[in-house]
The prediction has a mean pLDDT of 79.
c-di-GMP-I riboswitch aptamer from Bacillus pinisoli, 90 nucleotides, folded computationally.
The sequence was found by an Rfam model in a public genome assembly.
It matches the Rfam family "c-di-GMP-I riboswitch aptamer". Gene Ontology term of the family: cyclic-di-GMP binding. Rfam's curators write: GEMM was predicted in a large-scale screen for bacterial structured RNA regulatory elements.
RNA sequence: UUUAAUAAUAGGCAAAGCUGUGGAAACACAGUGACGCAAAGCUAAAGGGACUAAAUUUACUUUAUGUAAAGAUGUUAGCCAGUUGCACUU
Numbered sequence: 001u002u003u004a005a006u007a008a009u010a011g012g013c014a015a016a017g018c019u020g021u022g023g024a025a026a027c028a029c030a031g032u033g034a035c036g037c038a039a040a041g042c043u044a045a046a047g048g049g050a051c052u053a054a055a056u057u058u059a060c061u062u063u064a065u066g067u068a069a070a071g072a073u074g075u076u077a078g079c080c081a082g083u084u085g086c087a088c089u090u
C1' cells in the first nucleotide's frame, strides 16, 4: 500500500408503529420510537429490479368527478449494484 475478516474500544445510523405536514398515490420531511445495520454514508439518466399511476392515450358502457388497460417525467439506495470512507487487530 492492497485484499479479506470483525474479537475489542469510542462512536454512528434508525425499521415498524404513533403524531403532524406535503403529495393523486407510491412515498418524503419533522418529532417520538428502536427492528436491525461494518457502510442502513453518497449515487435514481452509469446499470438491473421493484412500487405508484396524477396528467396522457386506448377500449368499454351506466355518458359519469365512471370502469379497465397501457405506462414515469414520480418514488424506492434498509432490493441488487456503482462509488467513497473511519477505528483496531489478524
Stems, first nucleotide, its partner, number of pairs: 004090002012037002017032006035078001041083003047080002049076003056070005061064001
The model forms 95% of the base pairs in the Rfam consensus.